[in-house]
């Protein structure tokens, strides 16, 4: 200098004029013993969309069923080991496998000896098999070979895959038949919390697929802020039921309960609604890390047809993706421009 890898951060700024939402203070008016409440417009002041606010894919907080369970079935999810967390299908570390020169990335990671199923086509044959071949014996022979019998699965072919691989010995020709090395499997020893790793012994060698059905282990009540609570308005009209229907999941046990249908009225307002499993700190301690504990500091939108804009100027790399609606922890997707940390490979120089 170039190429690539794993992270973190910003997502424009400033000035003048005018304008919005929420909160606080002052002021004015009314009520009020005080406290305070309501309303008004005027001034001052604090604050006002995101790293993904998106997707609605997971997990929760919260509310109700409900004073709150137990069991079974079904269904769904997860799946190497250990840790973190409120929890998760998340995060961190480690092990195995695959990829990369490497930094690193991905992971479909329990079970095929519980059972069922699939492996199209090609091919002789897909738990099976002899198509071409190879060897031996007999018969025949036009001396090229043909037929029959017995043996074979090393060579060739088909295929994604032919049932351990490669090399040597051995054999009539061959075969783990034997041997060395390697792989799988079993046993033993050692190390490690563990997944697993190393070493030794043993010819034990019985395909693949479970992201096929399934088995095993673990987890899971339902509905959702349009939840729910209160006020106002209307209004006690009719029918059925209260041994039950109904509700708590589909069933059982055990419970709850004034419920269900039709008609009428309302569809307005207030709370829920933002102080949190909250955020920040090159702080201290523990931990490889995720993270936890301690200390210090901060309060940062709560709208409800839905607020943050218009204009003039200066400047900048910032001209992308894109706007909260109960809240939070994750995952996934989209993304212009820029800043920065660590390490890998290549080239050159010292």
């Nucleotide at each position: 200098c170039g190429a690539g890898u794993a992270g973190a951060c910003c997502a424009g700024a400033c000035u003048g004029c005018g304008g919005c939402g929420c909160g606080g203070g002052c002021g004015a008016u009314g009520c009020u013993u005080u406290u305070g409440c309501a309303c008004c417009u005027g001034c001052c002041u604090g604050u006002g969309a995101g790293g993904a606010a998106a997707g609605u894919c997971c997990g929760a907080g919260c509310u109700c069923c409900a004073c709150a369970g137990g069991g079974c079935a079904a269904g769904a999810a997860u799946a190497g080991c250990g840790g973190c967390u409120a929890a998760c299908g998340g995060c961190c570390g480690c092990c195995g496998g695959a990829g990369g020169c490497g930094a690193c990335u991905c992971u479909a990671g329990g079970g095929a000896a519980a059972g069922u199923g699939c492996a199209a086509c090609a091919g002789a044959g897909a738990u099976a098999u002899a198509c071409c071949g190879c060897c031996c014996a007999g018969c025949a022979u036009u001396c090229g070979u043909g037929c029959u019998g017995a043996g074979u699965a090393a060579g060739g072919g088909u295929g994604g895959a032919a049932a351990g691989g490669c090399g040597a010995g051995g054999u009539a020709a061959g075969a783990g038949c034997u041997c060395a090395c390697c792989g799988g499997c079993g046993c033993g020893c050692a190390g490690g919390a563990g997944a697993c790793u190393g070493c030794g012994c043993g010819g034990c060698c019985c395909u693949g697929c479970a992201a096929a059905c399934c088995c095993u282990a673990u987890u899971c009540g339902g509905a959702g802020c349009a939840a729910c609570a209160c006020c106002a308005a209307a209004a006690u009209g009719g029918g059925a039921g209260c041994u039950a229907a109904g509700c708590c999941u589909g069933c059982c046990c055990g419970g709850c309960a004034u419920u269900c249908c039709c008609g009428a009225c309302u569809a307005g307002g207030u709370g829920g609604c933002u102080g949190g499993a909250g955020c920040c700190c090159u702080u201290g301690c523990g931990g490889c890390a995720a993270c936890g504990c301690a200390g210090g500091g901060c309060c940062a939108a709560g709208a409800c047809a839905g607020a943050u804009c218009g204009u003039a100027g200066u400047u900048u790399a910032a001209u992308a993706c894109a706007g909260a609606a109960c809240u939070c922890g994750g995952c996934u997707u989209a993304c212009a421009g820029g800043u920065u940390u660590a390490g890998u490979c290549g080239c050159g120089c010292c």
The prediction has a mean pLDDT of 75. The RNA shown here (Bacterial RNase P class A) has 350 nucleotides and comes from Acetanaerobacterium elongatum. NCBI's taxonomy places the organism under Bacteria, Bacillati, Clostridia, Oscillospiraceae, Acetanaerobacterium. RNAcentral holds the sequence, with entries from ENA and Rfam.